[in-house]
């Protein structure tokens, strides 16, 4: 220097042939149960979907560039 894969809640991940409130698990407050903890149920809260641009009537999602990390070829 070239190429390719990732990036979403605090962790771990899912959601992509653009479509109408962005979701699970586990973590965290509460509450129910207990003589108390565990555990087991319920119930909340948290996201500029890595950044800017661009394309549409709409963009986590397409396109484009820049940053982060890993891989691979020289």
């Nucleotide at each position: 220097g070239g190429g390719g894969c990732a990036g979403u809640a605090g962790c771990u991940c899912a959601g992509u042939u653009g479509g109408u409130u962005a979701g699970a698990g586990c973590a965290a407050g509460g509450g129910a149960c207990u003589c108390a903890u565990a555990a087991u149920c319920c119930c909340u809260g948290g996201g500029u979907c890595g950044u800017g641009g661009g394309u549409u009537c709409a963009a986590u999602u397409c396109c484009u560039a820049c940053c982060u990390g890993c891989c691979c070829c020289a």
Transfer RNA from a Planctomycetaceae bacterium, 74 nucleotides, folded computationally. The prediction has a mean pLDDT of 82. The source organism's lineage runs through Bacteria, Pseudomonadati, Planctomycetota, Planctomycetales and Planctomycetaceae. It matches the Rfam family "tRNA". The family's RNA type in Rfam is transfer RNA.